[in-house]
Source information:
This is a predicted structure of a 75-nucleotide RNA (c-di-GMP-I riboswitch aptamer) from Sulfurovum sp. The source organism's lineage runs through Bacteria, Pseudomonadati, Epsilonproteobacteria, Campylobacterales and Sulfurovum.
RNA sequence: UAAGCAUAAGGCCAAACCUAUUGUGAAGUAGGGACGGAAAGCCUCAGAUCUCACGCAGAUGGCUGGGUUACACCA
Numbered sequence: 001u002a003a004g005c006a007u008a009a010g011g012c013c014a015a016a017c018c019u020a021u022u023g024u025g026a027a028g029u030a031g032g033g034a035c036g037g038a039a040a041g042c043c044u045c046a047g048a049u050c051u052c053a054c055g056c057a058g059a060u061g062g063c064u065g066g067g068u069u070a071c072a073c074c075a
Base pairs, nucleotide, nucleotide: 004073012037013036017032018031019030020029021028022027035062041068042067043066045065046064047063048060049059050058051057
């Protein structure tokens, strides 16, 4: 440096659901809450699913692939 994620330490994120709020909607944001996650950090480039006002529009990165960045650490 790269790969990996066995073990340990420090930790990190947060499903469903509830409350408030934004949006036509999918869904998002904040708080609570944990199903899970070694990238469940970020990016719609490709596919997929969903929404609609059917537009090369929008949502989902915790759907799959890809790109990119990153803590610790054995064999």